[in-house]
C1' cells in the first nucleotide's frame, strides 16, 4: 500500500411508527435495525424521482437523491495473503 478476519473498541442506521418543515420529490428529530469498512464529505458526470413550462412526449429550468453507478477530497482499527 492492496486487502479486510465468526478480530477488538467503537461507528452508522434501511423499511416501518410518531413529531416538525416542505407544493413535492424528500429533510430534520425520537423509536426501530435490513444492512453498511468509507453507509464520512462533496451533486461534478449519468441514473432515478419531484415541480415548473409544455395539447402529450422530448427539450429546457429550478430542485432532491451519496442507501443506484461513476467521479473527487478526508479517514479508525487489523489478523492472513
Nucleotide at each position: 500500500c492492496c486487502c479486510g478476519a465468526g478480530a477488538a473498541g467503537g461507528g452508522c442506521a434501511a423499511a416501518c411508527c410518531c413529531g416538525c418543515c416542505g407544493u413535492g420529490a424528500g429533510g430534520c428529530g425520537g423509536g426501530g435495525g435490513c444492512g453498511c469498512a468509507a453507509a464520512g464529505c462533496c451533486a461534478c458526470g449519468g441514473a432515478u424521482c419531484a415541480g415548473g413550462c409544455g395539447a402529450c412526449a422530448g427539450a429546457c429550468c429550478u430542485g432532491a437523491c451519496a442507501g443506484c453507478c461513476g467521479g473527487g477530497c478526508u479517514g479508525c482499527c487489523g489478523a492472513a495473503g

Background
c-di-GMP-I-GGC riboswitch aptamer from a Candidatus Rokuibacteriota bacterium, 81 nucleotides, folded computationally. It matches the Rfam family "c-di-GMP-I-GGC riboswitch aptamer". Rfam links the family to the GO term cyclic-di-GMP binding. It was read from a public genome assembly, where an Rfam model found it. The prediction has a mean pLDDT of 88. Lineage of the source: Bacteria > Bacteria candidate phyla > Candidatus Rokuibacteriota.